Predicted 3D model of RNase P RNA and transfer RNA as a complex of 401 nucleotides. The coordinates come from a structure-prediction model, not an experiment, and the mean pLDDT is 79.
[in-house]
RNA sequence: GGAGCAGAUCGGGUAGCGGCCUCAAGGCAACUUGGGGAGGAAAGUCCGGACUUCAAAGGGCAUGGUGCCCUCGGCAACGGGGGACGGGGCGACCCGAUGGAAAGUGCAACAGAAAGUAGACCACCGAUGGGUAACCCUCGGAACGGGUGAAACGGUGAGGUAAAAGCUCACCAGAGGCAGGGGUAACUCUGCUUGCUAGGCAAACCCCACCAGAAGCAAGGCCAAAUAGAGAGACAUUGACGUUGCCCGCAGAGUCUCUGGGUUGGCCGCAUUAGAGAAAUCGCUACACAAAGACAGAAUCCGGCUUACAGAUCUGCUCUCAAA
RNA sequence: GGCGGAGUACCUCAGUUGGUUAGAGGAACCGGCUCAUACCCGGUGCGUCGGCGGUUCGAGUCCGCCCUCCGCUACCA
Repeated sequence: GGAGCAGAUCGGGUAGCGGCCUCAAGGCAACUUGGGGAGGAAAGUCCGGACUUCAAAGGGCAUGGUGCCCUCGGCAACGGGGGACGGGGCGACCCGAUGGAAAGUGCAACAGAAAGUAGACCACCGAUGGGUAACCCUCGGAACGGGUGAAACGGUGAGGUAAAAGCUCACCAGAGGCAGGGGUAACUCUGCUUGCUAGGCAAACCCCACCAGAAGCAAGGCCAAAUAGAGAGACAUUGACGUUGCCCGCAGAGUCUCUGGGUUGGCCGCAUUAGAGAAAUCGCUACACAAAGACAGAAUCCGGCUUACAGAUCUGCUCUCAAA
Repeated sequence: GGCGGAGUACCUCAGUUGGUUAGAGGAACCGGCUCAUACCCGGUGCGUCGGCGGUUCGAGUCCGCCCUCCGCUACCA
């Protein structure tokens, strides 16, 4: 110098002029002066919480969510640190919805003989029968080879056999059980033993552990104004409606739909200096600069996750090239 | 603002507990019938299953994240 990895920050500054929203002070008023005025994601509305209502949020079921271990922060969602296991990269480092498939049920199209206490298509071996013979037919053996498939029930060698096969043995790989060691744990190491070889899918049902009452600021509260508290139907003391899935419990006499009628207002909720009516939060010029250009505009608030993003800066580290 | 639902051929819709090659009706096009048109009969093409990732041997279907469209939602008696 080139290529890259991780973390963090900014994503416009200063001055002048003019404008918009809002608050305070002054003014009879027009208006004047002063303060404040979008984001890292304000977004998607995917999670959690505050807050509010639901007669006491009482119990159970269903349903939904989360899922390696330890620890820290947090009510929680979630995040940080360290570690285990699996995968990727030469490396810095990155990725992982990572509990259980030896609880149970289920699924695996097509191809293939057979798809999970499997299976004889070709090739192999034996016997009987036929045939002059090559070989063919029938019965039986056998999962070693071929072939099919995403996946075919462990590998190498020896023994064994008619031919074979964990059928037997040695070694290796894996798994279960037992014992011991390390570690808080996930997990890991060693030895013995069982020929046990048990595969995949739980973002299939399910099982285990933990968590969750529901609805949402158009929640909800107060004030004011106006109208015909009318008609029809359904349900209801055999308990409707109520807690927006069900049951129990509780409570309890009206409830719901349609037609018709009225209002289309104000304040609070609502913000520790943005903040309403959905609408404001800007424009021009100059300067420095490579340039002023990305994604994008608050609506009850707060926290998190995810997604979008031109460009600039800083810190640490890796690989490579060249020179000394 | 909040909540709910949908996206499959040109149009309207199916698609069962994931399985080879995604269907139906209408429309379009071609041929036949007819003097000709319609009806009728026969045939043909038509899809990134809204997009991108993931799980799986395999995704229209299951999971996640985006995009687009639609509906409901004031108060009083």
Rfam match: Bacterial RNase P class A. About the family: Ribonuclease P (RNase P) is a ubiquitous endoribonuclease, found in archaea, bacteria and eukarya as well as chloroplasts and mitochondria. Gene Ontology terms of the family: ribonuclease P activity, dimeric ribonuclease P complex and tRNA processing. Rfam classes the family as a ribozyme.